Notes
The part of an RNA shown here (small-subunit ribosomal RNA, 5' domain) has 539 nucleotides and comes from a metagenome.

Context: one part of a larger RNA
RNA sequence: GAUUGAACGCUGACGGCGUGGAUGAGACAUGCAAGUCGAACGCAAAAAGGAGCAAUCCUUUUUGAGUGGCGAAAGGGUUAGUAAGGCAUGAGUAAUUUACCAGUAACCUGGGGAUAACGAUUGGAAACGAUCGCUAAUACCGAAUGAGAUGGUCCAUCAAAGAUGGAAGAAUCAAAGUGGGGGAUCCUGAAAGGGACCUUGCGGUUACUGAGGAGCUCAUGUAGUAUCAGCUAGUUGGUAGGGUAAAGGCCUACCAAGGCAACGACGCUUAGGCGGAUUGAGAGAUUGACCGCCAACACUGGGACUGAGACACUGCCCAGACUCCUACGGGAGGCAGCAGUCGAGAAUAUUUCGCAAUGGGCGAAAGCCUGACGAAGCGACGCCGUGUGAAUGAAGAAGGCCCUUGGGUUGUAAAGUUCUGUCGUCUAAGAACAAGGAUAACUGAGUAAUAUACAGUUAUUUUGAGAGUAUUAGAGAAGGAAGCACCGGCUAACUCCGUGCCAGCAGCUGCGGUAAUACGGAGGGUGCAAGCGUUAAUC
Numbered sequence: 001g002a003u004u005g006a007a008c009g010c011u012g013a014c015g016g017c018g019u020g021g022a023u024g025a026g027a028c029a030u031g032c033a034a035g036u037c038g039a040a041c042g043c044a045a046a047a048a049g050g051a052g053c054a055a056u057c058c059u060u061u062u063u064g065a066g067u068g069g070c071g072a073a074a075g076g077g078u079u080a081g082u083a084a085g086g087c088a089u090g091a092g093u094a095a096u097u098u099a100c101c102a103g104u105a106a107c108c109u110g111g112g113g114a115u116a117a118c119g120a121u122u123g124g125a126a127a128c129g130a131u132c133g134c135u136a137a138u139a140c141c142g143a144a145u146g147a148g149a150u151g152g153u154c155c156a157u158c159a160a161a162g163a164u165g166g167a168a169g170a171a172u173c174a175a176a177g178u179g180g181g182g183g184a185u186c187c188u189g190a191a192a193g194g195g196a197c198c199u200u201g202c203g204g205u206u207a208c209u210g211a212g213g214a215g216c217u218c219a220u221g222u223a224g225u226a227u228c229a230g231c232u233a234g235u236u237g238g239u240a241g242g243g244u245a246a247a248g249g250c251c252u253a254c255c256a257a258g259g260c261a262a263c264g265a266c267g268c269u270u271a272g273g274c275g276g277a278u279u280g281a282g283a284g285a286u287u288g289a290c291c292g293c294c295a296a297c298a299c300u301g302g303g304a305c306u307g308a309g310a311c312a313c314u315g316c317c318c319a320g321a322c323u324c325c326u327a328c329g330g331g332a333g334g335c336a337g338c339a340g341u342c343g344a345g346a347a348u349a350u351u352u353c354g355c356a357a358u359g360g361g362c363g364a365a366a367g368c369c370u371g372a373c374g375a376a377g378c379g380a381c382g383c384c385g386u387g388u389g390a391a392u393g394a395a396g397a398a399g400g401c402c403c404u405u406g407g408g409u410u411g412u413a414a415a416g417u418u419c420u421g422u423c424g425u426c427u428a429a430g431a432a433c434a435a436g437g438a439u440a441a442c443u444g445a446g447u448a449a450u451a452u453a454c455a456g457u458u459a460u461u462u463u464g465a466g467a468g469u470a471u472u473a474g475a476g477a478a479g480g481a482a483g484c485a486c487c488g489g490c491u492a493a494c495u496c497c498g499u500g501c502c503a504g505c506a507g508c509u510g511c512g513g514u515a516a517u518a519c520g521g522a523g524g525g526u527g528c529a530a531g532c533g534u535u536a537a538u539c
Base pairs, nucleotide, nucleotide: 001539002538003537004536006535007534008533009532010531013386014385015384016383017382018381019379020378026342027341028340030339031338032337035070036069037068040067041066043064044063045062046061047060048059049058050057051056077297078296079295086222087221088220089219090218091217092216093215096214097213098212101210102209103208104207105206106205107204108203109143111141112140118133119132120131121130122129123128148173149172150171153167154166155165156164157163158162177202178201179200180199181198182197185196186195187194188193223269224268225267230260231259232258235257236256237255238254239253240252241251242250272294273293274292275291276287277286278285279284299320300319301318302317303316322333323332324331325330350376352375353374354373358372359370360369361368362367389419390418391417392416399410400409401408402407423480425475426474427473428472429471433466436462437461438460439459440458441457442456443455444454483528484527485526486525487524488509489508490507494523495522496521497520498519504511505510
């Protein structure tokens, strides 16, 4: 000199963009942070409508819990652990897997038994149950079929523990329906209506391919310490088996006695890694806040279940510590999500608004959910920008300070005169961010069809948290807006008074013991400026 997620002191006008729990991975009151689908399914309640004399049946809409599906493994947080099972770069997988998405091929036949919801009885303070009975499905289970796949045999080729192609032909492996529309015909019903049939979407099953994702393996690099020198029995290798999506001591049995190490094994300490950041001419040194990628963790320890994917932050089970409820029998909980509280600390913000945009989940869609995100609030914490007026003005005013008493200086500074209006104040106008959605008509393609659905065009209408914000115009008035540190030398800037080795200053050198440019005050000056200085830290 530059820099900081800074803190402290004095001071403090405005705006934009960023940024803000670095310490106790300490404990947490309260609210919210993951739901959605009725176009998979039965039921209940309410409302409206239709048929019928009525009982009753049917349709539509809304709401509710339940079965079922998808999601909840993403997004968000933190850095405790981890020195290698991580991370970075480059390879390999002929040792693998992959829900949703895209493409291709083939198929979706015919049956069965349950169960929640619900009803009845009943236990418990509660949390939550128990028994009996009823019912549905795209829930569950057989059967049929097999384009295809798996798997055994044979042949060929190749980069050969295998892969690819072909042949014959034993064995094993599937599925689910539902929404819209419809001319004729058929079935059912007393009717309203329902179905077969045709058509068009969505969905399901099997297989192959792709995309993106994930698993595993290898090489190189990756802090300090030798005042850590030897370490290791599943240890190192083999055979066989198990296990996994998958190679493998991953696991087990048996066999052998290996394996690592001064190119630092083993131990101990410290630490998330990287892209990057800071500084420096560079080499390098230091660092890993914000943003991005990866890893790990979710009160502590362990475990599996479900699933395409977890050994799962707001899932389950067990153990432990802690907190809470209790009728003492037993239960409930997990902010390192967003806010917020207490604590410890030098120190770090609102218990705000909105799903309008972007993105995500579900849904055919409308839409619903989303503390992701978009916004606003607080903090000079940082960077950048702007202002606190401009021109003129010498009786060089008054006052202050100094003085050799002549004067000098503050100082064009002020006052005065003439202007301007950034920002702030008031008044008025007022955005972009909106893409979409709904309704109607027309056209196209498709179809048995002028229908539904799909694509396109046109018209109408509708969606903004921020926000009456940004911005623009006008009004009035210099009015509302400057401090902080320093002045012996280094180092830009000097005099007076007070004090008298005292009080004090101090980064280094050093000042202070009666004229202190070094202490304290004043006047003056110098530097930076909405900041200035101090402390801490890095280069």
Its Rfam family is "Bacterial small subunit ribosomal RNA". Its family is annotated with ribosome and structural constituent of ribosome in the Gene Ontology.